[in-house]
Molecule: SAM riboswitch aptamer (S box leader)
Organism: Dyadobacter helix
RNA sequence: GAUUUAUAAAGAAGAGGCGAGAGAAUGGGCUCUACGAACCUCUGGCAACCUGCUACCGCAUUGGAGAAAGGUGCUAAUUCCCACCUAAGCAAUUAGGAGAUAUAAACU
Numbered sequence: 001g002a003u004u005u006a007u008a009a010a011g012a013a014g015a016g017g018c019g020a021g022a023g024a025a026u027g028g029g030c031u032c033u034a035c036g037a038a039c040c041u042c043u044g045g046c047a048a049c050c051u052g053c054u055a056c057c058g059c060a061u062u063g064g065a066g067a068a069a070g071g072u073g074c075u076a077a078u079u080c081c082c083a084c085c086u087a088a089g090c091a092a093u094u095a096g097g098a099g100a101u102a103u104a105a106a107c108u
Base pairs, nucleotide, nucleotide: 001108003106004105005104006103007102008101013043014042015041016040017039021032022031023030026083027082028081029080044075045074046073049071050070051069053066054065056064057063079100084097085096086095087094088093
């Protein structure tokens, strides 16, 4: 990198460095940003996917609940919103789905 499965409306910030862009890609919108963004480092935090754990519940092979030690992940805005399909609507738009993307686990 490919494939499969699951999840994506909730949640969680400070410091230092750097110095102009950033929000995955294309187009559009909108937003963040010299009151210092993106990125890097440190320290916190969130969550509970995987491993391990438990004076718990089930009933024992499987499951649930809890906690958060380890492995990841995340810590502006719904995955920031729209793009394709379907339905409703005069329209604006709304609802559902697909696709794409991200993360985890498994596998190759």